Small-subunit ribosomal RNA from an uncultured bacterium, 1387 nucleotides, folded computationally.
RNA sequence: AGAGUUUGAUCCUGGCUCAGGAUGAACGCUAGCGACAGGCUUAACACAUGCAAGUCGAGGGGUAACAGGGUGUAGCAAUACACCGCUGACGACCGGCGCACGGGUGAGUAACGCGUAUGCAACCUGCCUUUGACAGAGGGAUAGCCCAUGGAAACGUGGAUUAAUACCUCAUAGUCUCUUUUUCCUUCCUGGGGAAUAGAGUAAAACGAGAGUGGUCAAAGAUGGGCAUGCGUCCUAUUAGGCAGUUGGCGGGGUAACGGCCCACCAAACCGAUGAUAGGUAGGGGUUCUGAGAGGAAGGUCCCCCACACUGGUACUGAGACACGGACCAGACUCCUACGGGAGGCAGCAGUGAGGAAUAUUGGUCAAUGGUCGAGAGACUGAACCAGCCAAGUCGCGUGAGGGAUGACUGCCCUAUGGGUUGUAAACCUCUUUUCUACUGGGAGAAUAAGCCCUAUGUAUAGGGUGAUGACAGUACAGUAGGAAUAAGCAUCGGCUAACUCCGUGCCAGCAGCCGCGGUAAUACGGAGGAUGCGAGCGUUAUCCGGAUUUAUUGGGUUUAAAGGGUGCGUAGGCGGCUUUAUAAGUUAGUGGUAAAAUUUCGGAGCUUCACUCCGGUCCGCCAUUAAAACUGUAGAGCUAGAGAAUGGACGAGGUAGGCGGAAUAAGUUAAGUAGCGGUGAAAUGCAUAGAUAUAACUUAGAACUCCGAUAGCGAAGGCAGCUUACCAGACCAUAACUGACGCUGAUGCACGAGAGCGUGGGUAGCGAACAGGAUUAGAUACCCUGGUAGUCCACGCCGUAAACGAUGCUCACCGGCCCUUAGCGAUAAGACAGUUAGGGGUUAAUUGAAAGAAUUAAGUGAGCCACCUGGGGAGUACGUCGGCAACGAUGAAACUCAAAGGAAUUGACGGGGGCCCGCACAAGCGGAGGAACAUGUGGUUUAAUUCGAUGAUACGCGAGGAACCUUACCUGGGUUUAAAUGUAUGUUGCAUAAUCUGGAAACAGUUUUUCUCUUCGGAGCUAUAUACAAGGUGCUGCAUGGUUGUCGUCAGCUCGUGCCGUGAGGUGUCGGGUUAAGUCCCAUAACGAGCGCAACCCUUACCGUUAGUUGCUACGCAAGAGCACUCUAAUGGGACCGCUACCGACAAGGUGGAGGAAGGUGGGGACGACGUCAAAUCAUCAUGCCCCUUAUGACCUGGGCUACACACGUAAUACAAUGGUCAUUAACAGAGGGAAGCAAAGCCGCGAGGCAGAGCAAAACCCCAAAAAUGAUCUCAGUUCGGAUCGCAGGCUGCAACCCGCCUGCGUGAAGUUGGAAUUGCUAGUAAUCGCAGAUCAGCAUGCUGCGGUGAAUACGUUCCCGGGUCUUGUACUCACCGCCCGUCA
Repeated sequence: AGAGUUUGAUCCUGGCUCAGGAUGAACGCUAGCGACAGGCUUAACACAUGCAAGUCGAGGGGUAACAGGGUGUAGCAAUACACCGCUGACGACCGGCGCACGGGUGAGUAACGCGUAUGCAACCUGCCUUUGACAGAGGGAUAGCCCAUGGAAACGUGGAUUAAUACCUCAUAGUCUCUUUUUCCUUCCUGGGGAAUAGAGUAAAACGAGAGUGGUCAAAGAUGGGCAUGCGUCCUAUUAGGCAGUUGGCGGGGUAACGGCCCACCAAACCGAUGAUAGGUAGGGGUUCUGAGAGGAAGGUCCCCCACACUGGUACUGAGACACGGACCAGACUCCUACGGGAGGCAGCAGUGAGGAAUAUUGGUCAAUGGUCGAGAGACUGAACCAGCCAAGUCGCGUGAGGGAUGACUGCCCUAUGGGUUGUAAACCUCUUUUCUACUGGGAGAAUAAGCCCUAUGUAUAGGGUGAUGACAGUACAGUAGGAAUAAGCAUCGGCUAACUCCGUGCCAGCAGCCGCGGUAAUACGGAGGAUGCGAGCGUUAUCCGGAUUUAUUGGGUUUAAAGGGUGCGUAGGCGGCUUUAUAAGUUAGUGGUAAAAUUUCGGAGCUUCACUCCGGUCCGCCAUUAAAACUGUAGAGCUAGAGAAUGGACGAGGUAGGCGGAAUAAGUUAAGUAGCGGUGAAAUGCAUAGAUAUAACUUAGAACUCCGAUAGCGAAGGCAGCUUACCAGACCAUAACUGACGCUGAUGCACGAGAGCGUGGGUAGCGAACAGGAUUAGAUACCCUGGUAGUCCACGCCGUAAACGAUGCUCACCGGCCCUUAGCGAUAAGACAGUUAGGGGUUAAUUGAAAGAAUUAAGUGAGCCACCUGGGGAGUACGUCGGCAACGAUGAAACUCAAAGGAAUUGACGGGGGCCCGCACAAGCGGAGGAACAUGUGGUUUAAUUCGAUGAUACGCGAGGAACCUUACCUGGGUUUAAAUGUAUGUUGCAUAAUCUGGAAACAGUUUUUCUCUUCGGAGCUAUAUACAAGGUGCUGCAUGGUUGUCGUCAGCUCGUGCCGUGAGGUGUCGGGUUAAGUCCCAUAACGAGCGCAACCCUUACCGUUAGUUGCUACGCAAGAGCACUCUAAUGGGACCGCUACCGACAAGGUGGAGGAAGGUGGGGACGACGUCAAAUCAUCAUGCCCCUUAUGACCUGGGCUACACACGUAAUACAAUGGUCAUUAACAGAGGGAAGCAAAGCCGCGAGGCAGAGCAAAACCCCAAAAAUGAUCUCAGUUCGGAUCGCAGGCUGCAACCCGCCUGCGUGAAGUUGGAAUUGCUAGUAAUCGCAGAUCAGCAUGCUGCGGUGAAUACGUUCCCGGGUCUUGUACUCACCGCCCGUCA
């Protein structure tokens, strides 16, 4: 000293939370010792028991108990009993002093209670000190004792007798008290002090052997108290008025004393927004805690003061009390009782119950310190000193120290034949003995005691000597011996905050101070290992201060975050111009008093050190006094710059009242005229043949004032608009002859205050809440339409609120420019120009602000005053009060709840916001699909199983480029178990393999026979076996992953470095003007460059050259042979670049047209897919973490299933026919592929599928190998010579096998279907459409897929709209980003 938490990120505002310190604490776990200090915070609740205040015989009468002595009786004696106050002593009693201290508690009290400073000229004071004076003479009683007696007891009653330092009378006395007179001094008002004078009044106690002690009066001191006053002393105004002894006076009473303290009379005062009164809470202070301080909080222990003593009241005694362990009365409670009556008061020390989270022993001693009594010895003392209990606090010490690595074992972790950590830790060796145990010793606290003795002087006093006494205490402390011996825990480990891994759990159990963690890989839960912090303690809880500048005096704010009153006038108050004189209240300085001690702090000292204790110093403040005179105040004198007033001028929708005007609207009347009008997005309600609307004329009514008209004007604000008259008000300008600070602000108060609303009375054309009808709509209590009442208007009176806003209080001063404008002045020949004052606006500096922004009209820099704010919600609500006719307004909380709410700006995303642009996106066209039956995939259903995955676009002829067995992962059944099958390495072997037979569905089990192949002889292959290693899983998680893929999208975007701008997130670059298919290029530019994308480079196709020609090509009927011009093949080049030209364009980039050219503006096609998005798809291609199975979720086999079938969807293929079907003819015409377990020609057989046979070909050579088209014929619009499903029969092929479940052929059968609803899809040229061919997979099995060629169109005006995308801009409370967020109701 800060940190966490609002956001995708940022800056700010703002709350919440944490880290620190503290405590009379409590709780949890743990615990060795000592010193010092502490210990009912709750029930001022109730209390059993014991103790806490007595003492004096040197005051008294005496003698109950004890002791001594004496006498007597019994007895030899010891002894026992009785008597005697004779002695020591002493119960009870009279008397004196004390009991008012000490000790406890904090209920009450907001007060002169406390603190501080003063005063008493208004007072008292026992014991103590000093001084002066004195003590004479008498008297009568009464306790006790004795007798009698009442009562249960407590406690009495009567009689007789007796004493005093008890009581009373008389005497004496003054400096005492009262009264009279005179006089002096003095002061703060009443007054105070002294002297003199006359009169009156009140005193005394004795005891003792003595010394001595005591008594009375008076004066003084000291001590202790009493009273009064200034200042200070909590919260609430939702407590604003209070008070009748109230305020004062006169006179009395009372008191120690003043005083309405009390009383009679008189007056009507007194207190209060500087907070009276009322309510709530509370003992106050020294001090304590915290804080840098200012402050805030507290008042336990110790000290001072106050108050109280079961509750309330009262007095008595006394120097002192209205009395804690006294009295009386009343009350509540408890106890005793013979029921008549009595007793009691722990907030003293212990202790008990109760309450509570919680707080100790019914201890020892008067040894010390102190108190009371006493002459003293001494007695008493739960004051005090000690001990006991409690980690409840502070401080100190210890639980060992050094060495010791094979870094041992165990534990834990990991990348695991090994490493790391626990950890020099341990073991082991050496050393020490604080502590511990045992034993031994053991002082201080004890003195100037008292008393006694001696000495000195002068009685007293001083000095010296002697001198009993220790609770603590077997203490502290010291010594000796022994031996590491007796001694470590608690909390935490996600961030804040020091410290990390494994296992378990699986939004469960739980944690949590805040943020938050936990849904199968949790450093956050629980355990373990390890680590960190502190340590005889450690954590938690509670409370206080701090951090919090988060109540801001130091030290905050108010445009938008909470916050400027709606506006003015003005009271109190606050603040106030220049010069000068005086004063000294504020102010400053010096000095004095006080500020108790303890505490804090500074310097020392003592306990071994420390805590602790002791000594010395310092001390805010308050009071007094002296001085100063700048500033503020006060008083006086003056000034003119503030303010006001005067004269002149000009200005305006400023206000109030009256008069006038035209247009429009509506209504009425008349004329003329006919079928509609009106209204809307479209309609309808409505009006209209009883004559509307539209047109014309006249009349009437009410309300509002077109144009001018404007970032124009006026007004304090609200607000103000036709013209004109009257009255009222105002700022402004010019002049500088008037006054002389008269000023500014302004709580309470008063006035004004839009609209709506209210009251009374008018008025009512238009408009128009409510209401009615018509529409819209799922509904439509709305938006739209037709009507329409209050109201809107006027007069008078209320209301008193608005986003009453510039969301910006008023006044003054100062601080840069530019431009426009209103009203004056100045200046001018002028309408130009510039100056000046007061207003209204724009823009930009400095400055300021969180930023947006503000910026001489400040939100800048300062001064004065007022108002208001202190997290969000609850809530401007409730209650109370005030105002109002009411509606309602003003003032204005709390409980509870959240960790945010909020401001400004940024990046995105989104918008039924805007601009620009693109795409078979729409439009223009061509062909489909959706209807039929079939094929295939999916859903659903079914099933023993119908294995699994893919599901909007981006799943559904998809994984699968080919499920009869196999595949196969599914189901049934059978058998199998370190195991089937496999791989690697090193050896060995030829027992193996193969074949036969038996059982069986097969796997498998068993039997018999046989004893491997090739060889370049080196070896190789195969099989079996041995050893070592690796099991296996198409089980789960694609939301743990790699890799791969789809999509946005072949869309033109996505970024970086440096610089610059911004507090920052970020921006700029990448925006703008053009252009492009393109962030393509050009220009401009605080940006300059660069990267990934685009394009190009690659393949193919279209033209040509060169080279090369066999299997190709040429000539010929063919072959051989020849040749390489052409076709073709395949290698390498050329060619196209807006290059040329005209025009457009910024002379650019580029565009439009043309020429040439095989090809023209990217020539066509392909491969190629930026940063990223969808937790998109895939753990079943593969790989892989974690989890799961291990006689099974592994592996083998048989059969079945994946092919089911009411149904729904997708994708294809076939059709519905004449641009067609069928038949025939023609040596019809391709390209690209494939071919040896193959393609197969020719030939023969078969109607055919196909069969037999087999030339050729490992391929530019041989084979597979075309169809539509063309030509001709027929069919003639029909469910047909269309269509071919379905079914029957007969065959063919593949294959171990064709039933479930293959394909093909022939014959027969001949279903639906006649162009397809809503809605929807592909395609822009060699494309669509149409025709066939090939290939992969494959034993066999495409209408699918991937390729290939043949024939070969139509249309595009254009970008308003639908969909998708790009870019700029704008709004946003969204950022999981509109499939968002969020409000209300219901559950």